The prediction has a mean pLDDT of 83. A computed fold for a 107-nucleotide RNA, annotated as SAM riboswitch aptamer (S box leader). It was read from a public genome assembly, where an Rfam model found it.
RNA sequence: UACUCAUCAAGAGCGGCGGAGGGAAUGGCCCUGUGAAACCGCAGCAACCAUUGCAGAGUAACUGCUGUAAACGGUGCUAAGUCCUGCGAGUUAUCGCAAGAUGAGAA
Numbered sequence: 001u002a003c004u005c006a007u008c009a010a011g012a013g014c015g016g017c018g019g020a021g022g023g024a025a026u027g028g029c030c031c032u033g034u035g036a037a038a039c040c041g042c043a044g045c046a047a048c049c050a051u052u053g054c055a056g057a058g059u060a061a062c063u064g065c066u067g068u069a070a071a072c073g074g075u076g077c078u079a080a081g082u083c084c085u086g087c088g089a090g091u092u093a094u095c096g097c098a099a100g101a102u103g104a105g106a107a
Stems, first nucleotide, its partner, number of pairs: 001107001003105006013042004021031003027084002043078003048074002051070006082099001086097004
C1' cells in the first nucleotide's frame, strides 16, 4: 500500500519544548500569539487484541464458544456526532452505500 471482518452520537488534558498553523480530502464552519502542528513527560479515557476472574450452553473431560467484570501488557484515543459534507430511499427523523479513522486478520 491494496484486501477481509468488526466498531465509530458515549468517554477522557495538564505541563515542557516549539513558534504558525490545525481540524483527511472539496466546500463550509470552526480552533489557534489568552500560543497551531510536530516532539517529550506525566495523567486519563476506552475495552479492539492479549491476560485473568465469574456465569451460561455444550463435552466423558478439556480446548473452543457466549455473556459479564477487571485494567498489569500491545495498539488507539483525550475541541466540536467521523465538526458538517458525497450518492440512493424518505416530509423529517432515520436507513443503506461511498469516503475516512481505529483494531484484528490474511498477502